[in-house]
Small-subunit ribosomal RNA, 5' domain from a metagenome, 503 nucleotides, folded computationally. Its mean pLDDT, the model's own confidence on a scale to 100, is 88. RNAcentral holds the full RNA, with entries from SILVA.
Context: one part of a larger RNA
Order: sequence, then C1' cells, then structure tokens
RNA sequence: GAUUGAACGCUGGCGGCAUGCUUUACACAUGCAAGUCGAACGGCAGCACAGGGAGCUUGCUCCCGGGUGGCGAGUGGCGCACGGGUGAGUAAUACAUCGGAACGUGUCCUGUUGUGGGGGAUAACUGCUCGAAAGGGUGGCUAAUACCGCAUGAGACCUGAGGGUGAAAGCGGGGGAUCGCAAGACCUCGCGCAAUUGGAGCGGCCGAUGCCCGAUUAGCUAGUUGGUGAGGUAACGGCCCACCAAGGCGACGAUCAGUAGCCGGCCUGAGAGGGUGAACGGCCACAUUGGGACUGAGACACGGCCCAAACUCCUACGGGAGGCAGCAGUGGGGAAUAUUGCACAAUGGGGGAAACCCUGAUGCAGCGACGCCGCGUGAGUGAUGAAGUAUUUCGGUAUGUAAAGCUCUAUCAGCAGGGAAGAUAAUGACGGUACCUGACUAAGAAGCACCGGCUAAAUACGUGCCAGCAGCCGCGGUAAUACGUAUGGUGCAAGCGUUAUCC
Repeated sequence: GAUUGAACGCUGGCGGCAUGCUUUACACAUGCAAGUCGAACGGCAGCACAGGGAGCUUGCUCCCGGGUGGCGAGUGGCGCACGGGUGAGUAAUACAUCGGAACGUGUCCUGUUGUGGGGGAUAACUGCUCGAAAGGGUGGCUAAUACCGCAUGAGACCUGAGGGUGAAAGCGGGGGAUCGCAAGACCUCGCGCAAUUGGAGCGGCCGAUGCCCGAUUAGCUAGUUGGUGAGGUAACGGCCCACCAAGGCGACGAUCAGUAGCCGGCCUGAGAGGGUGAACGGCCACAUUGGGACUGAGACACGGCCCAAACUCCUACGGGAGGCAGCAGUGGGGAAUAUUGCACAAUGGGGGAAACCCUGAUGCAGCGACGCCGCGUGAGUGAUGAAGUAUUUCGGUAUGUAAAGCUCUAUCAGCAGGGAAGAUAAUGACGGUACCUGACUAAGAAGCACCGGCUAAAUACGUGCCAGCAGCCGCGGUAAUACGUAUGGUGCAAGCGUUAUCC
C1' cells in the first nucleotide's frame, strides 16, 4: 500500500447494488416451512342449491332431502429421497482431475405386444367396550386404479436346450343405427395399466494422480493378505461365512497423535508464490446423542418408524408427548450479526385432465454507513479587508472573499399532478414504487484524525519526569512546535481514526 462476513470510538444528508451469529452442532415459547388428486373408491360430517312436505303474515320460517355443486374424516395414487439449513464428524468409504467395468433407474422420450375372465377381504360407517389422556379392543356391513388366483406370452428370465417360469385396471368426454326399463352394452377420442426394446438424464461401484502438521509417533496388521467353495447385493469385491496357504503395509514415512469439510473460486502479488474456502455454484457429511431396519424407482429418510440414552413437558402415577444445523422469533454465549413483515404477480418445484391448491424455495419490502459505487451540503460577485476570535515587537498580522450584502440556480430531501416496464389473453406482492412535470425556499444536510522526525501541516497559554503521550526513535524535571486547551494549518470526507487479520 492493498484486503475484511469485521468490531470499537467520534460523527452521520440521500440513492443504487450487494451483504449481515465467524462465538454454544447451546436450549428453545409461538406461528408458518409438503401437500395434492372426487376424472381411482365407498361415502356424506359441514356449507350451498334443486326437489318434496307443513305452517301461515304470499314471501318468509320449520322439517325432509347424496338428487346436484362440492367435500371433513377414511381407503387408494403420486409427492414427501426435491427444494431449504448447517459444517459436528471426516486426512480419505471425502474432494479435484483423468480413466474403467460387473450395475440400477419412478417420472420423460422412442419402438413392440397386451389390457380376457374370476375371487376373498378391509377402513370409513355402525353396535358394545377399555383408558385421565395419548390411544385402543371386539361384533356387524361395504367399495376400488387396494389385495389374490385363473387364462394368454410377442418380447423377458431360467434351462440339462426337451422345456419351464412369470402380467395387467380401470376412469373420463362425445355419439347415428342396433340391443336394453334404465344404468349401460356398442363405436370413438383422451388419460391410464401390464410386459418388453432402445435412449436421455440421474445414481451406485472400481482404479490412477494430487491433497495440512508432528519421527520428542518406527514398526503396524488375524478377516489381517491371497486362494477354493458357498452366501449376499442392482452390481464387482473378505462384503459375509467355511476351509486352505502365510501373507499384506512401512524412512518414497506405514501406524499413532494433532488440525481440517473439499473444489470452482476469493484476497494479495509484476509473476512465481503465499493466505483463505463468508456470500454464489458443484460435491460430500450431518439432522438432540448412539444403533437399527421398514416402505419405496430412489432413504437406512431434518419437519417418517423402532430401540436405547440425556434433556424438556403433560399425567388421574397406570402411562404418554417432543426435537428450529427450515423462515421469523426467544433465552444464553459473545467485541459482534436483522422483521415473530408482504405475495405466490414473476421464476421454479409437488399434485391434478384442467380449473386450481400448496410452496418462509423464490420475488419483494423492513432494520444495520457492514462494504462498494454515485450525488449533495450551493454558484457568481463582494474590501469599510466589518465584527468576533487568536496573536502581537501594540504599528500590525492571521482567520479572509471567508461572512454580511447583491445577483442567480434547484441536484437531493420536502409539497402537488401524472405514472410505467416487469404480463404473449387475464393476473403485479413490490407500489402510486421507479420515472416525468410543476410550484416553492439557500433553505433541511460535515465531520474525523493529525500537525517533533519518519510524514503533508505551528503558534500561544496551562502543566512542571507531575498529569500525560507513544507505531519506531523518543517527548515531559519552569519559555514543551511531542502532554492538555485554544487559534491556525494539513489530510481524508459521510465518513474518519483505532484494534484485529492476511499478502
């Protein structure tokens, strides 16, 4: 000199864009953050409307009312494995780069072949019943794109190549004839379902190279290293097991200990390099602590389940409930870090045929000079060089064209009027915002540090090795340009200094 997710002191006008718990992966009140589909299903708790009945005041009230719009709860499907957070652990099962072979894949695209015929349940509901609650038990009824067989098998899988195994589900729109009391059959279109081919994207696995520090850590290792067989997995493999062999790693640093998420990048530097890994992007790991599996295309699953532990809460003491490292917010810790805001208008995501619903992702607004950038705090003129203040050799000198005065201007802020783009037809949280125009008044807007040398900028008074200053050298013991104050000056400026930090 440059840097910062900074903090502290003094000061503080406006705007834009960024950015904001680096500490206790400490504990959390409250609200919200993942739902959706009635075009899968039985239904009908609530709302609304046809329709029917009754009362009469003739336009109201009451009753009935799954018939309709819809829809609480429930069965079922898809999603909840994304998005969002954090960096505890991890020195290699991570990450980066380059390769590889023994794999999987819901939704999506593409091709092919099917979608025939049956069955038994169960929730909801209802009866009884247990419990303080959370939550159950039992009897009865019912549906499906829920569940289970049968048939068929193009392709798939297995094979001793003869053969064998194994599938499905319907729903909605429209409709002339024919059939049917009707529903519908039937035809057609769309969405589905099953099996399979290829693909895209994504994921699992393996290898090589790179990747901090300590030798005051020198030896480490029994599933250890390899083989055979069997098991297991989507898949290779000591991944697991039985048996056999005795290997494997290591001064090119094994093992152990410490520290740490890694990278693209970021800071600095002419570069080489050094430091760093906030924000944004990619990968990994984690979700109170430890362990486990279930479901599923995908999890060993942040707002799922089970067990154990600590903690908190409820309890009728028998037993239950919970997990902010999601967004806000609270306590605590700390030098220190924000609103319990608005909206789904846009972009994207989930569900749905769609309308639409959900979305603390996201878009915005609020707070903070925390940072960067831009602008302003006026411009011209004005010498009786006014007053005041400081100093003085008492003549003056400085502040100083500075002020006042006169003439102008209106950026910003304030007031009034208009008023977007963002939105392909509709839809705008932001927002009457940005922006434009008009009128108005120099008004509402300057501080901070320094002035001995390094280092730009000096005088007076006070103090008297005191009080104090200080980055280094060093100042202060009676004329201190070094302390304190004043005047003046220098530097930077809505900031200026200090501290910390890295180059």